The RNA shown here (transfer RNA) has 73 nucleotides and comes from a Candidatus Magasanikiibacteriota bacterium. Taxonomically the source falls in Candidatus Magasanikiibacteriota (Bacteria, Bacteria candidate phyla).
RNA sequence: GGGCCCUUAGCUCAGUUGGUAGAGCGUUCGCAUGGCAUGCGAAAGGUGAGGGGUUCGAGCCCCCUAGGGUCCA
Repeated sequence: GGGCCCUUAGCUCAGUUGGUAGAGCGUUCGCAUGGCAUGCGAAAGGUGAGGGGUUCGAGCCCCCUAGGGUCCA
């Protein structure tokens, strides 16, 4: 220098036809227990890596950029 893949909640990840952003763990609150562990219920938490484009509508399609992984030179 070139090819391919990844980037979504604090962490690990899903989202497969473009149409309301989700799960588990964690955090907070409540209930059960004398208390803890634990179980159950609820809540908070997202510029979707950054920018631009297409579209009525983009996490998803296209382009550029950044970071990471891998292969080739």